[in-house]
RNA sequence: GGGCAGCGAUCGCCGAAUCCCCGUCAGGCGUGAGCCUGGGGAGCCGGGGACCCAUGUCCCCCUGGGGUGAAUCGGGCGCCUUCGCACCACGCGGAGGGGUCCGUAGGAGACCUUCCUGCUCCGAACCCGUCAGCUAACCCGGUAGGCGAGAGGGAAGGAAAGG
Numbered sequence: 001g002g003g004c005a006g007c008g009a010u011c012g013c014c015g016a017a018u019c020c021c022c023g024u025c026a027g028g029c030g031u032g033a034g035c036c037u038g039g040g041g042a043g044c045c046g047g048g049g050a051c052c053c054a055u056g057u058c059c060c061c062c063u064g065g066g067g068u069g070a071a072u073c074g075g076g077c078g079c080c081u082u083c084g085c086a087c088c089a090c091g092c093g094g095a096g097g098g099g100u101c102c103g104u105a106g107g108a109g110a111c112c113u114u115c116c117u118g119c120u121c122c123g124a125a126c127c128c129g130u131c132a133g134c135u136a137a138c139c140c141g142g143u144a145g146g147c148g149a150g151a152g153g154g155a156a157g158g159a160a161a162g163g
Base pairs, nucleotide, nucleotide: 011148012147013146014145018042019041020040021039022038026037027036028035029034043143044142045141046140047139048138053133064131065128066127067126068125073103074102075101076100077099079097080096081095082094083093084092085091106122107121108120109119111158112157113156114155115154116153117152
């Protein structure tokens, strides 16, 4: 001097997921001692929910449907289960589940918005339970988690800083 790994601080990124106050508070259960959950507000996000509007209103077949989220759809190759064919065995086909790989709708990338161009990364998971279009009033819920990669360039308009 360089590389790798870990920890801490600061700063920053994805995301609605931040800030403030109380905790002698608030809610629930219990006859009670007591026990359980922390509670409230602001901001932000999401769901339910009229009129109007939208959609539907001939029959048959198949198929439940919806929501949060960028995270949807398709294909290849094994594995497992099941069904059918075949059957000594090997095998063939259908359906379902899960794995892996390749693409993909879409999303993100250091002040903000829009456009052009280019690169990198993500493209998960979960919930309601047969019910949901939009939706004023109104009602309900959430405010977690993860990360340290940088690839920008150009045009326009702002913001900020400096002269």

The prediction has a mean pLDDT of 76. This is a predicted structure of a 163-nucleotide RNA (c-di-AMP riboswitch aptamer (ydaO/yuaA leader)) from Streptomyces thermolilacinus. Its Rfam family is "c-di-AMP riboswitch aptamer (ydaO/yuaA leader)". Its family is annotated with regulation of gene expression and cyclic-di-AMP binding in the Gene Ontology. The model forms 92% of the base pairs in the Rfam consensus.